FMN riboswitch aptamer (RFN element) from a sheep gut metagenome, 114 nucleotides, folded computationally. Its Rfam family is "FMN riboswitch aptamer (RFN element)". Rfam links the family to the GO term FMN binding.
RNA sequence: UUCUUCGGGGCAGGGUGCGAUUCCCUACUGGCGGUAAAGUCCGCGACCUCUGUGACAUCAGAGCUGACCCGGUGCAACUCCGGGACCAACAGUAUAGUCUGGAUGGAAGAAGAA
Numbered sequence: 001u002u003c004u005u006c007g008g009g010g011c012a013g014g015g016u017g018c019g020a021u022u023c024c025c026u027a028c029u030g031g032c033g034g035u036a037a038a039g040u041c042c043g044c045g046a047c048c049u050c051u052g053u054g055a056c057a058u059c060a061g062a063g064c065u066g067a068c069c070c071g072g073u074g075c076a077a078c079u080c081c082g083g084g085a086c087c088a089a090c091a092g093u094a095u096a097g098u099c100u101g102g103a104u105g106g107a108a109g110a111a112g113a114a
Base pairs, nucleotide, nucleotide: 001114002113003112004111005110006109013025014024015023027098028097029088030087031044032043033042034041039086040085048063049062050061051060052059068084069083070082071081072080090101091100092099
C1' cells in the first nucleotide's frame, strides 16, 4: 500500500387511560482508542447542520456533539471496591436511551492475509 472478515446493548412486573414497551412506580443497557480496568477524564466515531463539486449520491472540509461526586485501598484509580447520583441524536406514534424506521447502511476501530 492492497485485500478479506468482524465491528451497539436494553422496559421483565405493575398503575392510569379508548389508546402508552412513550406518562407514573419499578426494571434494564453502555461503540472505539488512551490511561491502574472508564457510558460521565482525554481523544474519536455515529446522528444532525453548513460549504465545495452539475447533483439531496459520493467524496472532502468546517461546525454541532450528553452526563460524577463522596469514602476506602494503592507508588499510581474522576477507571478498582463500597455508597449515592447523572446522561443518552433524528423521524414516526399518547410525550420513547430500551418499540418501529433511515440501517441487509456507514464509521471510529479490531483481527488476519498478501